[in-house]
């Protein structure tokens, strides 16, 4: 230098043009002598930068940083 995967919530991942979501993690109630276990609601997110297409972009183009594998 080149190609191909991947960057989305604190964490591990879904979401492949129409309102961003799950487990685990937090936090606050129930239960309980207490813990752990269970049940309930919540909190949390400029979809890795910038740009473009489009009525509309996490998703589609361009360019760029990072991460990992392969070719040189």
């Nucleotide at each position: 230098g080149c190609g191909g995967c991947g960057g989305u919530a604190g964490u591990u991942c879904a979401g492949u043009g129409g309102u961003a979501g799950a487990a685990c993690g937090c936090u606050u109630c129930c239960u309980u002598c207490c813990c752990a276990a269970g049940g309930a609601a919540g909190a949390g997110g400029u979809c890795g930068c910038c740009g473009g297409u489009u009525c509309a972009a996490a998703u589609c183009c361009g360019g760029u940083c990072c991460g990992c594998c392969g070719c040189u």
Transfer RNA from candidate division WWE3 bacterium RBG_19FT_COMBO_53_11, 72 nucleotides, folded computationally. Its mean pLDDT, the model's own confidence on a scale to 100, is 83. Its Rfam family is "tRNA". Clan: tRNA clan. By type it is a transfer RNA.